[in-house]
RNA sequence: GGGAUGCGAGUGCGGAUCGCGUUUGCGGGGCCGGCAACGGCCACCGCGACCGAGGAAAGUCCGAGCUCCGAAGGGCAGGGUGCCGGCUAACGGCCGGGCGUCGCGAGGCGACGGAAAGUGCAACAGAGAAGAGACCGCCGAUGGCCCCGAGAGGGGUACAGGCAAGGGUGAAACGGUGGUGUAAGAGACCACCGCGGACCUGGUGACAGGGACGGCAAGGCAAACCCCACCCGGAGCAAGGCCAAAUAGGGGACGAGGCGCUGCCCGCGCCGAGGGUCGCAAGACCGACAGUCCCGGGUAGGCUGCUGGAGGCUGCGAGCAAUUGUAGCCCUAGAGAAAUGAUCCGCCUCCGCCACGAGCGGAGACAGAACUCGGCUUAUUCCGCGUCCCUGCU
Numbered sequence: 001g002g003g004a005u006g007c008g009a010g011u012g013c014g015g016a017u018c019g020c021g022u023u024u025g026c027g028g029g030g031c032c033g034g035c036a037a038c039g040g041c042c043a044c045c046g047c048g049a050c051c052g053a054g055g056a057a058a059g060u061c062c063g064a065g066c067u068c069c070g071a072a073g074g075g076c077a078g079g080g081u082g083c084c085g086g087c088u089a090a091c092g093g094c095c096g097g098g099c100g101u102c103g104c105g106a107g108g109c110g111a112c113g114g115a116a117a118g119u120g121c122a123a124c125a126g127a128g129a130a131g132a133g134a135c136c137g138c139c140g141a142u143g144g145c146c147c148c149g150a151g152a153g154g155g156g157u158a159c160a161g162g163c164a165a166g167g168g169u170g171a172a173a174c175g176g177u178g179g180u181g182u183a184a185g186a187g188a189c190c191a192c193c194g195c196g197g198a199c200c201u202g203g204u205g206a207c208a209g210g211g212a213c214g215g216c217a218a219g220g221c222a223a224a225c226c227c228c229a230c231c232c233g234g235a236g237c238a239a240g241g242c243c244a245a246a247u248a249g250g251g252g253a254c255g256a257g258g259c260g261c262u263g264c265c266c267g268c269g270c271c272g273a274g275g276g277u278c279g280c281a282a283g284a285c286c287g288a289c290a291g292u293c294c295c296g297g298g299u300a301g302g303c304u305g306c307u308g309g310a311g312g313c314u315g316c317g318a319g320c321a322a323u324u325g326u327a328g329c330c331c332u333a334g335a336g337a338a339a340u341g342a343u344c345c346g347c348c349u350c351c352g353c354c355a356c357g358a359g360c361g362g363a364g365a366c367a368g369a370a371c372u373c374g375g376c377u378u379a380u381u382c383c384g385c386g387u388c389c390c391u392g393c394u
Stems, first nucleotide, its partner, number of pairs: 001390008012347007020052002023049006029042005054366001058377002061375005066236004078232005083097005098112001099110004113227002118225002120221002135167002137163003142160002144157005175193006194216001195214002199210004240304004250295005257271005274286002311330008348364006
């Protein structure tokens, strides 16, 4: 100088003025009860006191607590997870390890079970994309043709044919490198590497190492269907519980009945206490209606759930760590569509201008509780701290 990784803190600090919210104290005011003393209540007023967002309160992506509903057990369907070991209430989270891959390295990233069960897919390019293929190319051993030769044979050609080394296409071309071999070639053969199923050794395990054997068969994709293993009931604080107006329904009791048709019930008629309409009276109407009381369901509303919890910090112990045991200390929004704010002054940090004067101007984030926790992800400012790696110079 350049990087990797893990943490910390977060209107930057101080002051002044004006406000907001929960709870609460005092005083005043009003109402209710009481003979009074006094007590109780409040959408009221004034003055105080304590406290008043976050590291992500966010996204609502996972996992739980709590609540209600459902549920013998098992299976199907559906969804999720997927190397190994551990942690945890649980997890798709975290820690440690293995393997693969990228990086010189510190380190980063990985849905990382199964493709010698089945089905399926592979654009474009290319001759050929899974029991494949020959465009350029290589060859002439074999057959053909031509030439030379008396013959044996030799030379040529590339028609038949042989080949897949090299080139080319592609994300991927049917093991790789080197040799033997051959007309040219080829796992045809050999060595090493790779691959395979056993064996031995180490490891709890993933896996690693080893020597022999096999044979080149087995290509890729499962965040394609599928197979295997394991897990999963649903809805959510508008969950749920309690109290409970007014109005309109429901049920019951009281409230005046008497006479007639007709002996009883029902029904009808007449009279009638009473009722509302009314300033009063009369009239008309209703008349077991009106009215009074009780019970029950539900609505508005109120209370609860509600914030102290798988809580945090420090010390000691266990563990590589995640985590855990123990002792001490600490904790202060709980709410209703919703308070937690604004202005000014001084200082601080950074940036720009500069007539270098501690001058002027600007900037100091993302955002925001609504039942509560554990995670993940995403947003973000000025910064601070630790460990490690690479490189240059001394």
Molecule: Bacterial RNase P class A
Organism: Longimicrobiales bacterium